[in-house]
RNA sequence: AUGGGUUUAGUUUAAUGGUAAAAUGCUGGUCUCCAAAACCAGAGAUGGCAGUUCAACUCUGUCAACCUGUG
Numbered sequence: 001a002u003g004g005g006u007u008u009a010g011u012u013u014a015a016u017g018g019u020a021a022a023a024u025g026c027u028g029g030u031c032u033c034c035a036a037a038a039c040c041a042g043a044g045a046u047g048g049c050a051g052u053u054c055a056a057c058u059c060u061g062u063c064a065a066c067c068u069g070u071g
Stems, first nucleotide, its partner, number of pairs: 001070007010024004018054001026042005047063005
């Protein structure tokens, strides 16, 4: 320099163009003499910017970060 892949909640992963899901963690509650465990509830996310579309995590372009191939 160039090809390919990945980017979603604090973390690890889902999601056929049509309400973004779960586990774990965190917070509150129930239980307990206290704590842990268990149970209930809650907050929290689509890498950035554009484009296509009635509608985009999903398709397209570009940029950024990381991984990898070629040279």